This is a predicted structure of a 167-nucleotide RNA (Lysine riboswitch aptamer) from a bovine gut metagenome.
[in-house]
RNA sequence: UGAUAGAGGCGCGGAACAAGAUCAGUAGCACCCGGCAAAAACGGCGGGACCGUGGGUGCGAAAGGCUUUUCCGCCGAAGGGUAUCCGCCCUCCCGCAGCGGAUAUGCCUGGGCCGUCGGAGAACAUCCGCCGGACUGUCGCUCCUUUCGGGAGCGGAGAGCUGUCAG
Repeated sequence: UGAUAGAGGCGCGGAACAAGAUCAGUAGCACCCGGCAAAAACGGCGGGACCGUGGGUGCGAAAGGCUUUUCCGCCGAAGGGUAUCCGCCCUCCCGCAGCGGAUAUGCCUGGGCCGUCGGAGAACAUCCGCCGGACUGUCGCUCCUUUCGGGAGCGGAGAGCUGUCAG
């Protein structure tokens, strides 16, 4: 240097005509009452056109997100950022933001956990991000030691670390 195989643990991700809670007594539908054929206000932001909007009774979801179980792929597992493209996003058009997907990119992150803040979200769930905290794995440096083992402190980053083989 190359190949190959591994390790970190509440380890990472995916799938299911699976089950469950939530979503929600919400959206919607039917009937009845009221109002209007106008305005105002409201709808993620801005502009334009236009659509919709109240109360009661009855019926009454779903998707995304979550948990469990099983199976699968794994240890830059994976997540995020950025760029381009596609789709979604109020009834329509345009722009922005946001959401989902594809491709590219060694731009950031060793790992899980807790917390403030911010974003998505119905949500106090969950996910994502900056920052902070201790913990943990790994290597380096210094020191200690009952010395080939263990411990302490400081620091680095996975383009790393360990084993085997080859040059």
Overview:
Its Rfam family is "Lysine riboswitch aptamer". Its family is annotated with lysine biosynthetic process in the Gene Ontology. Rfam describes the family as follows. Riboswitches are metabolite binding domains within certain messenger RNAs that serve as precision sensors for their corresponding targets. Allosteric rearrangement of mRNA structure is mediated by ligand binding, and this results in modulation of gene expression. This family includes riboswitches that sense lysine in a number of genes involved in lysine metabolism, including lysC. Its mean pLDDT, the model's own confidence on a scale to 100, is 84.